[in-house]
């Protein structure tokens, strides 16, 4: 998930987090963080160098000194020069000072990166090493004595294009190298002591063998050697823990172990010989996939679950794949060689490189920073030291990526301003929010001042003129982002109209969206807010704490047992598990507690607790475990009885059926709803003897046996399992379930041989049927039977594993024991407690435990692919995903529906009377046509229906001609006196001009002009409505509520049950007692009658009269008040003494007398927006408004309703007869006259029981037609006419006279009606001028049949089944058509190949 309910059960959300991306937005500081992708490729620069206090050279400055080029100032001159020596160049040599290429020493194995690979002793954790090693560094002890031969650098000489290499030759050392020495150290023997954990370890000791160094100096040290210990560091070993796949079950050859040896710091198959054959593994071995591992992080109450960035610990890794040198340390990120792939250089021969170290590029992606300062600090290397070096690190850069802090102003201020949005138009809301007024100064900006951090006297600071700290300055520079139908805190407008779009689930949008877009308002969080993505919660939804299998998913088809789990009573003893205490250990950061620094705070720092763990030790014995004894209540064993379709063989029998002989006997048999295919005259069905063969086994027969199930059913032998029940005697737990395993195991199938009567898939053929690959008939073969072997499956079900104990009754039936109460094993029924979501179960448990197994985690995909494994086969076992889907399902209610059951009812059928469907024609509606044919109504429940009147008008529609504040309505201005009316002119008409006229009134009203607000709309929407009308289920008995009761609930009960009714009407029973709308009553009318009351209505009686006319009369009728009458009331019988039923009296009237009105709760989005009202939309020189003609009235067709017919129960002439109920004043209109008639004319009475309409017809008489397209019928068309009206052309109705059509009773359906009814006759009125077959009424004449409730329709009540609730006009399932993936077949092309 349902109309609603309860459960199962999944899916979504609501918290929290993150190395994060992405939108929209950004003020400010602190502190984290910051290539998760391509372990992809890297240009450029810099990350690991340092001593000259090891060493030989080089060079560089400076002294000193030697050497003299130069030749100044003076003197001097014959002016040519001379002297003079100042200055001192180049060069050499010595001294100090400084750089340094090379030998040499230490470093370089550390720091830093990254995670690719590894499921491993890889990593945690606790142990071990009597199987190891250690440079610098502490601490002891002991030494540093004496030689020797080389090389680089340089130098010359060669190759090379370079790297760069090769010869010759010189020299040094803390570079090598031997010899001395031995405190010690080690080797191997002799012997001896102490321990100890198995190999052993450790101490002395005695002789023997091996083995050392190096010097620098500023004289203060620093190194060098051997050894012994110590720190710290590394190595190996071992327990235990450490993802997921059984659709990986076997794996393994150096592969387990032994000797022995080699190698290693050390143990070791680490490696070799050589010998066994072994070792892992369902307590998951090998194989496959993923992954670096942890302290710790998220999350959660917790016990889990996810995660493995930063920091820290451990391990792998360094372009890929291998190796080893060096050396304590490496099998080595900036080291070596060898291959591989890149990349770059090259003179083409050869060489060069490796950012997973800082920055940076490229490339990848959704995504991730500066080719910065600094060695001031810390820390590391070298070195005596100065110090040099240090992308470790310390600092700025950039990024809201994260956590924290701060700020964008504070107080007051109502005319509740303007402006927005809304609006019922009054107003609310924005909202003290803003102006405006006092004010402050964080943060910002400017300017002064200014640090710790510096250790150790002094100097020494990247950051940084930073942090702060004072002034000034001015509210000024500084707010957005998501939401707002529910879950979930927050509503209105517009605009959109299943569009656009929105969504996390439910879901929103098809004209009034709080869900889409926009605004206004409102919630939210706030320099950040959404969304996305992943991870924990909520999810007791994998349930250890925490769940389940009778029907929702789930009990294996059933035994039998192996592994393994679990296990009576009692005793002793251990001490594995348990349980205390003790010690170590569980790094540090994190996390919590209680403190401190930063103005707080995140941050950062001290101390303290606690670590669920593992490891050792003592202790302690109930429970389990493990060793020992003991019992006998579990189990089994004997004995003796007992029932049985338990099993298996082998025999036997009788009914039946089929089929063969014959005999009798003739046309049928058979089959079916009917029927036909088939049999039969070559004699069948039947019916008689005889025989042959197969398969079953009637009655007996029973919720009866029996068996683990499947499953067993005629008798009779025989082998043969199992149970049960009495007795006692024996065994002593020997028992329970049972992963794998094995064996059974219905039907149908297979295989190989037999059988074969009946049955009978498939198949024929007959029939049905649209079609019938089916149901039905007639055949008929696999197979159904037997042996022998497979199969292994079912709704193998009680949808319920197996075992033990417990725990209310009652009644059956089988087998046993007992004399009996009773009692044991079985099989049923009902019920209690409990259980269960409800049905339900309930000693045969689904109840209370306790063992053990097997199973399930939304639905589809599906027991499907794919793999194994079994099988001839057919398939069976095991068994997913992608992908879709928000539901899939159990129980129960309530209704609805069933070609389910029952009970009843209605002109519903049935019996009857008359119609419709056929004709003509009237009228509606379709449909088509039109310029229009206005619109509405559509199954019943639209169609003579709105329309109780379409020639104009109505009229909503067409042309066309106009009018625009308007044909109506309010308001406001201006003119006016004149405005309807009437006459003329134009013109179709509205209209316009003119005369003419004279009401009423002087604020105004009328009329004409004007401006705008508005009018106005039969324009949409009956699916936005009515405070409204109808229709219909239905005049059908029904449709609810209060309190009570039961149900975990929806609901249920009452309203069900017997009866009875026209009815839920009434009576009885009833966990129900009561209301309440409906039935009925109360109302109109009608039948009957009393009284009253007699005009215009009546007339016996007396009087009149053509004529109730007139007088009278109040008797009758009538008429219209008021009354009685009918109530199952009275009798009988029936029924339960009820209620009522049947029948009678008596009555006008009998059983609701007849007929109307009266119409529960609701159904049909029923019908009206054109009755009238109304919300929203839409037109406003037009979808409004007038005029005129036209059209709603067309006409191929088709249906509905109805008229008149088709004749003789009639037509047609003629005289003459009786009603009701009605209408009348712009009305009915008489009488008389005229006309064949319609009607004219004419004018009496009449506002009505008075007059008029108005003669009723049908019926009856009496004449006439005589079966015909007529004397039936009366359409249609010709003429004439009347009448209403402003006007009968489209378009009216009536007369007369002519025409004189169809049509002889209507297929298939179908319609009304049960008594004053149907049928038949007419007659009024309403609309209206005129028009009526059509509606409402009205009376006359007036009947047939109803056995019955099987069936048709609709309708009430019980029930019952639903997978249906929009409710069978459901719901649904395949197929196939469109298109599109995918796979496969496929005529044919092509190329290979053989």
């Nucleotide at each position: 998930u349902u109309g609603a309910u309860c459960c199962u059960g999944g899916c979504u959300c609501a918290g929290g987090a993150c190395g994060a991306a992405c939108g929209c937005u950004g003020g400010c500081g602190g502190c984290g963080u910051g290539c998760c992708u391509a372990a992809c490729a890297c240009a450029u620069g810099c990350a690991a160098g340092u001593c000259g206090a090891a060493c030989g050279g080089g060079g560089a400055u400076u002294a000193u000194u030697c050497g003299g080029a130069u030749g100044a100032a003076g003197u001097u001159u014959u002016c040519g020069g001379a002297c003079g020596g100042a200055u001192g160049a180049a060069g050499g040599a010595u001294a100090a000072u400084u750089c340094u290429a090379g030998u040499g020493g230490c470093g370089a194995a550390c720091g830093g990166g990254u995670g690719a690979g590894u499921a491993a002793c890889a990593c945690g954790u606790g142990a071990a090493c009597a199987a190891c090693c250690u440079g610098c560094c502490c601490u002891g002890a002991a030494g540093u004595a004496g030689g020797g031969g080389a090389u680089a650098a340089c130098a010359c000489u060669u190759g090379g294009a370079a790297a760069c290499a090769a010869g010759u030759g010189c020299u040094a050392a803390u570079a090598c190298c031997g010899c001395a020495u031995a405190a010690g150290a080690c080797c191997a023997c002799g012997a001896c002591c102490c321990g100890g954990c198995a190999u052993c370890g450790g101490g002395a000791u005695g002789a023997g063998g091996u083995c050392a160094a190096a010097g620098a100096u500023u004289u203060a040290u620093c190194g060098c050697u051997u050894u012994a210990g110590g720190a710290g560091g590394g190595g190996u070993u071992c327990g235990c823990g450490u993802c997921c796949c059984a659709u990986u079950a076997g794996g393994u050859a150096g592969a387990u172990g032994g000797c022995g040896g080699g190698g290693u710091a050390a143990c070791g198959g680490c490696c070799c010989a050589c010998c066994a054959u072994g070792c892992c593994g369902a307590c998951g071995a090998u194989g496959g996939g993923u992954a670096g591992c942890c302290g710790a992080g998220c999350u959660g109450a917790g016990a889990g679950g996810c995660u493995g960035a930063u920091c820290g610990g451990c391990c792998a890794c360094a372009c890929u794949g291998g190796a080893a040198c060096u050396g304590a340390g490496a099998c080595a990120c900036g080291g070596u060689c060898c291959a591989g792939a890149c990349u770059c250089c090259u003179a083409c021969g050869g060489g060069a490189g490796g950012c997973a170290g800082c920055a940076g590029u490229g490339g990848g992606g959704a995504a991730u920073a500066u080719u910065g300062g600094g060695c001031a600090a810390u820390g590391g290397g070298c070195g005596c030291a100065a110090g040099c070096c240090u992308g470790a690190c310390c600092c700025a850069g950039c990024a809201a990526c994260g956590c924290c802090g701060c700020g964008u102003g504070a107080g007051g201020g109502a005319a509740g301003a303007a402006g927005g949005u809304u609006u019922u138009c009054g107003g609310a809301u924005u909202g003290u929010a803003a102006a405006c007024c006092u004010c402050u100064g964080u943060c910002g900006c400017a300017a002064g001042g200014g640090a710790c951090g510096a250790a150790g006297a002094a100097g020494u600071g990247a950051c940084g003129g930073u942090a702060c700290c004072u002034u000034g300055u001015g509210a000024g520079g500084a707010a957005g982002c998501c939401c707002c139908g529910g879950c979930u805190a927050a509503c209105u407008a517009c605009g959109u109209g299943c569009c656009a779009g929105c969504a996390g689930c439910c879901g929103c949008g098809g004209u009034a969206a709080u869900a889409c877009g926009u605004a206004g308002g409102g919630g939210g969080c706030g320099a950040g807010c959404g969304u996305u993505g992943u991870c924990c919660g909520g999810a007791a939804u994998u349930a250890c704490u925490g769940g389940g299998c009778g029907u929702a998913a789930a009990g294996g088809g059933u035994g039998c047992g192996u592994a393994g789990g679990c296990g009576g009573c009692u005793u002793u003893u251990u001490a594995a598990g348990u349980u205390g205490g003790a010690u170590g250990u569980g790094a540090a950061a994190u996390a919590c507690c209680c403190g401190g620094g930063c103005u707080u705070a995140a941050c950062u720092u001290g101390g303290g607790g606690g670590g669920u763990g593992c490891a050792u030790u003592c202790a302690a014995a109930a429970c389990u475990g493990g060793a020992g004894g003991g019992c006998u209540a579990g189990a089994g064993u004997u004995c003796a009885g007992u029932a049985g379709a338990g099993g298996c063989a082998a025999g036997u029998g009788g009914a039946a059926u089929u089929c063969c002989a014959u005999g009798u006997g003739u046309a049928g048999c058979g089959g079916u709803a009917a029927a036909a295919u088939g049999c039969g005259u070559a004699a069948a069905u039947a019916u008689a003897u005889g025989g042959a063969g197969g398969a079953a086994c009637a009655c007996c027969a029973g919720u009866g046996g029996c068996g683990a199930a499947g499953g067993c059913g005629a008798c009779u032998u025989g082998c043969u399992g199992g149970g049960c029940u009495g007795u006692a005697a024996c065994u002593g737990a020997c028992g329970c379930u049972g992963a794998g395993g094995c064996a059974c195991g219905a039907a149908a199938g297979c295989g190989u041989g037999g059988g074969g009567a009946g049955c009978a898939a498939a198949c024929a053929g007959g029939a049905u049927u649209a079609g019938a690959u089916a149901c039905c008939c007639u055949g008929g073969u696999a197979g159904u039977c037997c042996a022998c072997g497979c199969c292994g499956u079912a709704a193998a079900c009680g949808a319920u594993g197996a075992g033990u104990a417990c725990u209310a009754a009652g009644u059956g039936u089988u087998g046993g024991a007992g004399g009996a109460a009773u009692u044991c094993a079985g099989u049923g029924c009902u019920g209690a407690a409990g259980c269960a979501a409800a049905c339900g179960u309930a000693a045969u448990a689904a109840g209370u435990a306790c063992u053990c197994c097997g199973c399930c985690u939304g639905a589809g995909u599906a027991g499907u692919a794919c793999g194994u494994a079994c099988g001839c086969a057919a398939g069976u076992a095991u068994g997913a995903a992608a992908c879709u889907c928000a539901a899939a399902g159990g129980a129960a209610u309530u209704g609805a529906c069933g070609g389910g059951a029952c009970c009843c009812c209605g002109c519903a059928c049935a019996a009857g009377c008359g119609g419709u469907g056929g004709a003509u024609c009237a009228u509606g509606u379709u449909g088509u046509u039109u310029a229009a044919u206005u619109c509405g109504a559509a199954g019943a429940u639209a169609c003579g229906c709105g329309a109780a009147a379409a020639a104009c008008c109505u009229u909503a529609c067409c042309a066309g001609g106009u009018c625009u504040u308007g044909a109506c309505a309010u308001c406001c201005c201006c003119c006016g006196c004149a405005a309807a009316g009437c006459u003329a002119u134009a013109g179709a008409g509205a209209u316009a001009u003119a005369g003419u006229g004279g009401a009423g009134g002087u604020u105004a009203a009328c009329g004409g002009g004007g401006a705008g607000a508005c009018a106005g709309g039969u324009g949409g929407u009956g699916c936005a409505u009515g405070g409204g009308u109808u229709g219909u289920c239905g005049u059908c008995a029904g449709c609810u509520c209060g309190u009570g009761u039961c149900g975990u609930g929806a609901g249920a009960u009452g309203u069900u049950g017997g009866g009875u009714u026209a009815a839920g009407u009434c009576c009885c029973g009833c966990a129900a007692c009561g209301a309440g709308c409906g039935c009925a009553a109360c109302c109109c009318u009608u039948a009957u009658u009393g009284c009253u009351a007699g005009u215009u209505a009546c007339c016996a009686u007396c009087a009149u009269u053509c004529a109730g006319u007139u007088g009278g009369g109040g008797a009758c009728u009538c008429u219209a008040g008021c009354g009685a009458g009918a109530c199952u009331g009275c009798c009988a019988g029936u029924g339960a003494u009820a209620a009522a039923c049947u029948g009678g009296a008596g009555g006008a009237a009998g059983g609701u007398g007849g007929g109307g009105a009266u119409g529960a709760c609701g159904u049909c989005a029923a019908a009206u927006c054109a009755u009238c009202a109304u919300g929203c939309c839409c037109c406003u020189u037009a979808u409004g408004a007038c005029c005129u003609g036209g059209g709603c009235u067309a006409c191929a067709a088709a249906c509905g309703u109805g008229a008149u017919a088709c004749a003789a129960u009639g037509g047609c002439u003629g005289g003459a007869a009786c009603a009701a109920a009605g209408a009348g004043a712009a009305g009915c209109g008489a009488a008389g006259c005229a006309g064949u008639g319609a009607u004219g004319u004419g004018a009496a009475g009449c506002a009505a029981a008075a007059c008029u309409c108005a003669g009723a017809a049908a019926a009856a008489c009496a004449g006439u037609c005589u079966c015909a397209g007529u004397u039936c019928g009366g359409a249609u068309u010709g003429g004439a006419g009347u009448c209403u009206g402003c006007a009968a052309c489209u378009c009216g109705a009536c007369u007369c006279c002519a025409u004189g059509a169809a049509g002889u009773c209507g297929g298939a359906a179908u319609c009304g009606c049960u008594a004053g009814u149907a049928a038949u006759c007419g007659c009024a009125g309403a609309u209206c001028a005129g028009c009526a077959u059509g509606c409402u009424g009205c009376g006359g004449u007036g009947a047939a049949u109803a056995c019955g409730u099987u069936c048709u329709c609709g309708g009430g009540g019980u029930u019952u089944g639903u997978a249906c609730a929009c409710a069978c006009c459901g719901c649904c399932c395949g197929u196939c058509a469109a298109a599109c993936c995918a796979c496969g077949a496929a005529a044919g092309u092509u190329g290979g190949u053989a």
Predicted 3D model of a 1394-nucleotide RNA (small-subunit ribosomal RNA) from an uncultured bacterium.
The coordinates come from a structure-prediction model, not an experiment, and the mean pLDDT is 84.
The sequence is in RNAcentral, with records from ENA and SILVA.